[in-house]
RNA sequence: AGCCUAAUCCCCUCGGCCACGGCCGAAGGGAGCGGGGGAACCACUGGGGGCAUCUGCUCCCCGGGGCGAAUCGGAUCGACGUAUCCGUAGCGCAGCUCUUUCAGCGCGAGCCCGACAGCUAACCCCGCCGGCUCGAGAAAGAGA
Numbered sequence: 001a002g003c004c005u006a007a008u009c010c011c012c013u014c015g016g017c018c019a020c021g022g023c024c025g026a027a028g029g030g031a032g033c034g035g036g037g038g039a040a041c042c043a044c045u046g047g048g049g050g051c052a053u054c055u056g057c058u059c060c061c062c063g064g065g066g067c068g069a070a071u072c073g074g075a076u077c078g079a080c081g082u083a084u085c086c087g088u089a090g091c092g093c094a095g096c097u098c099u100u101u102c103a104g105c106g107c108g109a110g111c112c113c114g115a116c117a118g119c120u121a122a123c124c125c126c127g128c129c130g131g132c133u134c135g136a137g138a139a140a141g142a143g144a
Stems, first nucleotide, its partner, number of pairs: 001133004008031004013026005032128006042118001046061006063116001064113004072087005077081001090107004096143007
């Protein structure tokens, strides 16, 4: 100076540093961005057994859900694993910005809740981390 990501900006107080322009850390507040829960209406109402008798009770089996682009399929292995490989829904990059097209390069993970949540106005709650780069393809349109 830029990139991924919601993960940024501002005010004020205190402490420290300073090249006196400002910078770093913490508390508090505001804005902005992001996520979850949560009516009506709509949608959904698993399977099997037993008891009871008019659709009720009980037991067993399969759980279910959220963040994120990160899903799904196939093959391989002596080790069948949170393994390996090949694809794939989808996602990101490319230098003034946005959109589109062609070619190119990557990602296609991980984590959380804990038997429980559809949608959902009011309302309630939570997050603002972390990780990278020193390289820059072309065309069209619109802007600056």